[in-house]
RNA sequence: GGGGCAUUAGCUCAGUUGGCUAGAGCGUUUGACUGGCAGUCAAAAGGUCAGCGGUUCGAUUCCGCUAUGCUCCA
Numbered sequence: 001g002g003g004g005c006a007u008u009a010g011c012u013c014a015g016u017u018g019g020c021u022a023g024a025g026c027g028u029u030u031g032a033c034u035g036g037c038a039g040u041c042a043a044a045a046g047g048u049c050a051g052c053g054g055u056u057c058g059a060u061u062c063c064g065c066u067a068u069g070c071u072c073c074a
Base pairs, nucleotide, nucleotide: 001073002072003071004070005069006068007067010026011025012024013023019057028044029043030042031041032040033039050066051065052064053063054062
């Protein structure tokens, strides 16, 4: 220098053919059970779907560029 892959909640990750309120586990908070802790159960909070732009009636999803990380070639 060139190619490929990844980027979604605090962490690890799903997300079907572009369309309904974007989800799970763990963690966090609150409540119940307990003498207390742990644990279990119930509920809640938590999202610029990496950023910018484009296509489209409509984009987490398709396209381009940028950024970061991983990887391959030189």